[in-house]
RNA sequence: AUGUUAUCAAGAAAGGCAGAGGGAAUAGACCCAGUGAAGCCUUAGCAACCCUUUACACUUUAAAGAAGGUGCUACAUUCUACCCGAAUUUUUACAAUUGUCAAAUUUUCGGAAAGAUAAUCU
Numbered sequence: 001a002u003g004u005u006a007u008c009a010a011g012a013a014a015g016g017c018a019g020a021g022g023g024a025a026u027a028g029a030c031c032c033a034g035u036g037a038a039g040c041c042u043u044a045g046c047a048a049c050c051c052u053u054u055a056c057a058c059u060u061u062a063a064a065g066a067a068g069g070u071g072c073u074a075c076a077u078u079c080u081a082c083c084c085g086a087a088u089u090u091u092u093a094c095a096a097u098u099g100u101c102a103a104a105u106u107u108u109c110g111g112a113a114a115g116a117u118a119a120u121c122u
Base pairs, nucleotide, nucleotide: 001122003120004119005118006117007116008115013043014042015041016040017039021032022031023030026081027080028079029078044073045072046071049069050068051065052064053063054062055061077114083111084110085109086108087107090104091103092102093100094099
């Protein structure tokens, strides 16, 4: 670095340096930011992936803990679209009893993809 597995609508701050951007990518939108963005350092906190302990199990599961390794501390992974499926609003076209494997459009849900974090194979 690629891959695999799991999770991602909860939670959690200050100070110093610094000095203009930031919220992953593409396209939009919306927000944060000289009342100080990104980045670096210190302390604190949140959480429970690795970890520690106990019980069961013997391919594992559950509970507790927070010393250590990470991570994180605005807005749902900030929101939507971009791929697939289901339902749904309105309009047009055709038909002319009820309608249509029609086109556009609205909203919602699920999945995939992508991203982030942890552990791990090669």